[in-house]
Parts: sequence; structure tokens; C1' cells
RNA sequence: GCGCGGUUAGCUCAGUGGUAGAGCAUCACCUUGACACGGUGGAGGUCACUGGUUCAAAUCCAGUAUCGCGCA
Repeated sequence: GCGCGGUUAGCUCAGUGGUAGAGCAUCACCUUGACACGGUGGAGGUCACUGGUUCAAAUCCAGUAUCGCGCA
């Protein structure tokens, strides 16, 4: 330099055009003499960024950034 892939909650990841989710973590409560385990509920999101397509974009297109793999 070229090609391919990743970027979504604190972490690991789903979601392939129509209300953004799960597990773990975290907070409150229940349970215990207390802790742990367990149960119930809550909070937490500029879907990397910019622009475009569309009635509607995390999702499609272009560019940028960053990480990884391959080729040279």
C1' cells in the first nucleotide's frame, strides 16, 4: 500500500429496514442472628463519527477514525 472483518449498557455479546435486548456486574427490597446463595423489582444507550438513501436506519450506501486478520 491492497483486501477482509469488528466497533451496540461497566464487561461479554444478540439484534440483518418498523418501540434497542440478553447474561454477568451494579442499586433497592425479600430471605438470614450476620454473610453467601436464592427470589422480586429498578437504574444504566449520541448503536464509533460524518454525510446520503428511505415515510421510517443499529440495520442499506459512501467517507473518516480505531482494533484485528491476510497478502505484498
A computed fold for a 72-nucleotide RNA from an Akkermansiaceae bacterium, annotated as transfer RNA. Lineage of the source: Bacteria > Pseudomonadati > Verrucomicrobiia > Verrucomicrobiales > Akkermansiaceae. The sequence was found in a public genome assembly. It matches the Rfam family "tRNA". The family's RNA type in Rfam is transfer RNA. The coordinates come from a structure-prediction model, not an experiment, and the mean pLDDT is 84.